[in-house]
This is a predicted structure of a 386-nucleotide part of an RNA (large-subunit ribosomal RNA, domain III) from Endozoicomonas arenosclerae. The coordinates come from a structure-prediction model, not an experiment, and the mean pLDDT is 83.
Context: one part of a larger RNA
RNA sequence: GAGUAACGAUAAAGGGAGUGAGAUCCUCCCUCGCCGGAAGACCAAGGGUUCCUGCGCAACGCUAAUCGGCGCAGGGUGAGUCGGCCCCUAAGGUGAGGUCGAAAGACGUAAUCGAUGGGAAACAGGUUAAUAUUCCUGUACCCCUUUUGACUGCGAUGGAGUGACGGAGAAGGCUAGGUCAGCCCGGUGAUGGUUAUCCGGGUUUAAGGUCGUAGACAGUGGAAUCAGGCAAAUCCGGUUCCAUAAUGUCGAGAACUGAUGACGAACUGACUACGGUCAGGAAGUGAUUGAUGCCAGGCUUCCAGGAAAAACUUCUAAGCUCUAGGUCAAAAGGGACCGUACCCGAAACCGACACAGGUGGUCAGGUAGAGAAUACCAAGGCGCUU
Numbered sequence: 001g002a003g004u005a006a007c008g009a010u011a012a013a014g015g016g017a018g019u020g021a022g023a024u025c026c027u028c029c030c031u032c033g034c035c036g037g038a039a040g041a042c043c044a045a046g047g048g049u050u051c052c053u054g055c056g057c058a059a060c061g062c063u064a065a066u067c068g069g070c071g072c073a074g075g076g077u078g079a080g081u082c083g084g085c086c087c088c089u090a091a092g093g094u095g096a097g098g099u100c101g102a103a104a105g106a107c108g109u110a111a112u113c114g115a116u117g118g119g120a121a122a123c124a125g126g127u128u129a130a131u132a133u134u135c136c137u138g139u140a141c142c143c144c145u146u147u148u149g150a151c152u153g154c155g156a157u158g159g160a161g162u163g164a165c166g167g168a169g170a171a172g173g174c175u176a177g178g179u180c181a182g183c184c185c186g187g188u189g190a191u192g193g194u195u196a197u198c199c200g201g202g203u204u205u206a207a208g209g210u211c212g213u214a215g216a217c218a219g220u221g222g223a224a225u226c227a228g229g230c231a232a233a234u235c236c237g238g239u240u241c242c243a244u245a246a247u248g249u250c251g252a253g254a255a256c257u258g259a260u261g262a263c264g265a266a267c268u269g270a271c272u273a274c275g276g277u278c279a280g281g282a283a284g285u286g287a288u289u290g291a292u293g294c295c296a297g298g299c300u301u302c303c304a305g306g307a308a309a310a311a312c313u314u315c316u317a318a319g320c321u322c323u324a325g326g327u328c329a330a331a332a333g334g335g336a337c338c339g340u341a342c343c344c345g346a347a348a349c350c351g352a353c354a355c356a357g358g359u360g361g362u363c364a365g366g367u368a369g370a371g372a373a374u375a376c377c378a379a380g381g382c383g384c385u386u
Base pairs, nucleotide, nucleotide: 013031014030015029016028017027018026032383033382034381035380040363041362042361043360046343047342050341051075052074053073054072055071056070060068061067080141081140082339083338084337086119087118088117092113093112094111098107099106100105122139123138124137125136126135142335143334144333145332146331147330148329149328150327151326152325153320154319158315159314160313161312166302167301168300169299172295173294174293177289178288179287180286181285182203183202184201185200186199187198188196204262205261208257209256210255215250216249217248218247219244220243221242222241223240224239225238226237228236229235263284267280268279269278270277271276303306349358350357365377366376367375368374
């Protein structure tokens, strides 16, 4: 220079009460404003206690601070079913032997790792200051082991099926959700009117079980036979004959059950450290609209022709054949370990900062609208720390 520029989006504040040494800023109430395909809610990554409570205000916070993602202390993360671990493989990595190289090492078979993919099973309600598909209540489901009973050809690292997949497009059936009516509870308005065709709120309920519908697919079953599937096969495949569509497989949703339960208010009662807590508890139906979700890994069509392996089903080989093993039923037992707080279109991640930048996925209410545009609103969250 200068008490100058600046104090980081022009979404916005005002009043009352409280606390306190002190209040534009903290807490509560009322009014106002902003977002609402987000500035709401939930995950992955990343962060690593920032979460909750009590006590503090030196420093940090672009001001103050009684407040805080700050300091100090204490507390908090509960799983057979969510995710990992586990089984399986992809690109790719490692790589016994091996090949090459002067060496270091390079390549690579068997093998072994490697998810961003495939593989068993849980929902609703309640509860904490802070966790919940984890705790509690109720109702379920899966896998393994053992025992018992009945029946019985079982057996793999091998064969076969399946798993199993592209783009685009179209029609149909549904549901989530919405809207309206009916029903239930409450209200009758400080100003002319408002007992009415009035106003406000509510009208919620899962997985699982039973059933097998709209619809999709096409062969299905039996017999005989065979240079195929590296051996075998009753399996798959080829061929022939017979029967069958009143069939078989898959399959949303609905209905019934789950539920004589739970939940359920601007309701009622009691208590209160005024934050709330406890108890009771009405109606709980119909119509309409309707998805980008489900049936559907479906259907139609096109050429550029769109993972693999395991699990699963089945077939036999060696072998076993009182046994073992297999199928069904019942009972008993087991299901370990790791993650789980909190932020997550951000003041907690990546940007030196409480930085107008960047950051994958999920949810998707109302009115107008073709619409996830846009505008105004709901739930919810904020007014961006002079």